[in-house]
RNA sequence: AAUCGGCAAACCCGGUGAAAACCGGCGACGCAAAGCCCUGGGUCUACCGCUCCGUUGGAGCCACGACUGCCAGGCUACCGAA
Numbered sequence: 001a002a003u004c005g006g007c008a009a010a011c012c013c014g015g016u017g018a019a020a021a022c023c024g025g026c027g028a029c030g031c032a033a034a035g036c037c038c039u040g041g042g043u044c045u046a047c048c049g050c051u052c053c054g055u056u057g058g059a060g061c062c063a064c065g066a067c068u069g070c071c072a073g074g075c076u077a078c079c080g081a082a
Stems, first nucleotide, its partner, number of pairs: 006031002012025005029069001035075003039072003042067003049061005
């Protein structure tokens, strides 16, 4: 470079959840691992819990939650100028 293709952002609809977010449908922003795994870093949320306050509540801290389409790491994988 080429081939068969693959995945599917945002918006919207339905649902789950306290939320972050996730599942399904629609739809394609993009992706050569945008396939899988939370092992490390990072980011997001804060139900529960703790502390405080002027206390029917509010504020702060906090993952056991979430993001693999945040980065790294590990495992696996189609094609074939190389």

About this RNA
Predicted 3D model of an 82-nucleotide RNA (c-di-GMP-I riboswitch aptamer) from a soil metagenome. Its mean pLDDT, the model's own confidence on a scale to 100, is 88. It matches the Rfam family "c-di-GMP-I riboswitch aptamer". Its family is annotated with cyclic-di-GMP binding in the Gene Ontology. The sequence is in RNAcentral, with records from MGnify.